[in-house]
Context: one part of a larger RNA
Molecule: small-subunit ribosomal RNA, 3' major domain
Organism: Bacteroidota bacterium
RNA sequence: UGACGGGGGCCCGCACAAGCGGAGGAGCAUGUGGUUUAAUUCGAUGAUACGCGAGGAACCUUACCCGGGCUCGAACGUAUAUUGAAUAACGUGGAAACAUGUUAGUCGCAAGACAAUAUACGAGGUGCUGCAUGGUUGUCGUCAGCUCGUGCCGUGAGGUGUCAGGUUAAGUCCUAUAACGAGCGCAACCCUUACUUUCAGUUGCCAGCACGUAAUGGUGGGGACUCUGGAGGAACUGCCUACGCAAGUAGUGAGGAAGGUGGGGAUGACGUCAAAUCAGCACGGCCCUUAUGUUCGGGGCUACACACGUGCUACAAUGGUCGAUACAGAGGGCAGCUACUUGGCAACAAGAUGCGAAUCUCAAAAGUCGAUCUCAGUUCGGAUCGGAGGCUGUAACUCGCCUCCGUGAAGUUGGAUUCGCUAGUAAUCGCGCAUCAGCCAUGGCGCGGUGAAUACGUUCCCGGGCCUUGUACA
Numbered sequence: 001u002g003a004c005g006g007g008g009g010c011c012c013g014c015a016c017a018a019g020c021g022g023a024g025g026a027g028c029a030u031g032u033g034g035u036u037u038a039a040u041u042c043g044a045u046g047a048u049a050c051g052c053g054a055g056g057a058a059c060c061u062u063a064c065c066c067g068g069g070c071u072c073g074a075a076c077g078u079a080u081a082u083u084g085a086a087u088a089a090c091g092u093g094g095a096a097a098c099a100u101g102u103u104a105g106u107c108g109c110a111a112g113a114c115a116a117u118a119u120a121c122g123a124g125g126u127g128c129u130g131c132a133u134g135g136u137u138g139u140c141g142u143c144a145g146c147u148c149g150u151g152c153c154g155u156g157a158g159g160u161g162u163c164a165g166g167u168u169a170a171g172u173c174c175u176a177u178a179a180c181g182a183g184c185g186c187a188a189c190c191c192u193u194a195c196u197u198u199c200a201g202u203u204g205c206c207a208g209c210a211c212g213u214a215a216u217g218g219u220g221g222g223g224a225c226u227c228u229g230g231a232g233g234a235a236c237u238g239c240c241u242a243c244g245c246a247a248g249u250a251g252u253g254a255g256g257a258a259g260g261u262g263g264g265g266a267u268g269a270c271g272u273c274a275a276a277u278c279a280g281c282a283c284g285g286c287c288c289u290u291a292u293g294u295u296c297g298g299g300g301c302u303a304c305a306c307a308c309g310u311g312c313u314a315c316a317a318u319g320g321u322c323g324a325u326a327c328a329g330a331g332g333g334c335a336g337c338u339a340c341u342u343g344g345c346a347a348c349a350a351g352a353u354g355c356g357a358a359u360c361u362c363a364a365a366a367g368u369c370g371a372u373c374u375c376a377g378u379u380c381g382g383a384u385c386g387g388a389g390g391c392u393g394u395a396a397c398u399c400g401c402c403u404c405c406g407u408g409a410a411g412u413u414g415g416a417u418u419c420g421c422u423a424g425u426a427a428u429c430g431c432g433c434a435u436c437a438g439c440c441a442u443g444g445c446g447c448g449g450u451g452a453a454u455a456c457g458u459u460c461c462c463g464g465g466c467c468u469u470g471u472a473c474a
């Protein structure tokens, strides 16, 4: 100087407390461990692994296993030579890859282009090392810290500044001061949301004036309104009162759409964990080179006594079922989204129309109004299994999703323990998107609808910041 202390002081955080809803019990989904296996590819492992890499494992993917092939090689580049336009079709063997055979075809004026073969080089490797590395990322932590120049103090390591007294979300600011300044962080500048002005007015809107319809901004027209999207305004403790030297704090204050960082996001200092990644990519070294490269078929990654994590669905009446009926936002759409009609109980199919979309379309649920069930393992719950179908795809056996009929398991609120959340939040309800032929999505990322309770307080648990003290630790 740090680090540590079941030392002290001050302070903060859904850290506790106060509340609300969960997990831990059940069934299923998914990841992991373990076991099994020819293989169950690899990585991630307290917090910071475990619905993680994977934003789509039937083939492909695919790296694993079994078997069949290839060896300048599956792809690319350079040079030379030869042949041929490119290319297409048909046989045979075969699971295919591939091997083998035949036929057709004959570019351009030229330079040449393209393809195949041969030769010579460069290949290739998801093989190892993340403890050789770059780059990127997690975490402490959006915590308030981490440093520098000059000066001063100290023999020196170093200290001071950065401490003290206040204050703040903040090393934020003020006062004081052997310090005076400065940098990286904080804050602000950026995006979005909430209010408003102005400009613009189609595909959006429709107040007034007309036309028209069974009905509809459907039509003429209009820019008022909603909205869209460009440019501005607006919030600064600016004003008032109290306290204070100041910074600032308090107020059922005023005004205001918004009040003291208005809400949300992006933004992550010096560093820590030899943290993660050689399988995104790049790269040093090592290793393989008729194989650790490459190609094809099949299998596996989907196994199952068990253990754990994360979720979904429930155990019901604030509910289930049936009928009627209302209201979003943000997105997607041509190998696509599909109105509408018809068939089918339905998944869907057959026709058909609009839309490369503020124009057409995908397209809401909880809610509301009725009816029924009456506390039961039930009209709760839907696992499992049987049957019949639909769709995608060359192909649903291993191993897809969906529909209908039947079947109707566990489960009556869950031990110790444990998690999330402070407001448009929790809880609850549906909708969209990426990936994608299809989909194991209950996941991820977004969107809106309905919409709470509680916080006395900081003694205690956990983590962190500052000052101080002890230390046989570095």
Stems, first nucleotide, its partner, number of pairs: 001474002003471003007468007015458002019421005026313008034304002042053002064299007076122009087104007107112001124288002127286003133282002135277003138273001140271001145184006151160003164175003190265004195233007205222002209220003236259001239253001240251004315414001319373007331362003336355002340351004380411001385406007427450007